[in-house]
RNA sequence: CUUAUCGAGAGUGGCGGAGGGAACGGCCCGAUGAAACCCGGCAACCUGCGAAGGCAAGGUGCCAAAUCCGGCGAUGUGAUCGAAAGAUGAG
Numbered sequence: 001c002u003u004a005u006c007g008a009g010a011g012u013g014g015c016g017g018a019g020g021g022a023a024c025g026g027c028c029c030g031a032u033g034a035a036a037c038c039c040g041g042c043a044a045c046c047u048g049c050g051a052a053g054g055c056a057a058g059g060u061g062c063c064a065a066a067u068c069c070g071g072c073g074a075u076g077u078g079a080u081c082g083a084a085a086g087a088u089g090a091g
Base pairs, nucleotide, nucleotide: 001091002090003089004088005087006086011039013038014037019029020028021027024070025069026068040063041062042061045059046058047056048055049054067085072082073081074080075079
């Protein structure tokens, strides 16, 4: 850079000890214990098997809230659609 997906799903664990939710503005989560790490789990993009429906789970990924919400544009002016940005996979 191209492309697909992003309203489902996933912990009463260990360790740790103050941050975390991309950035900004909000709004939240957190000493009834944040992040990181370990274990555990979810899912099925790639992968393997199969004629197929599928099955498995090796490589990633993920495990508060719609990508937590918003910004930019359109419209029936009010929530919907789209874009941008971002995330993840594959190339």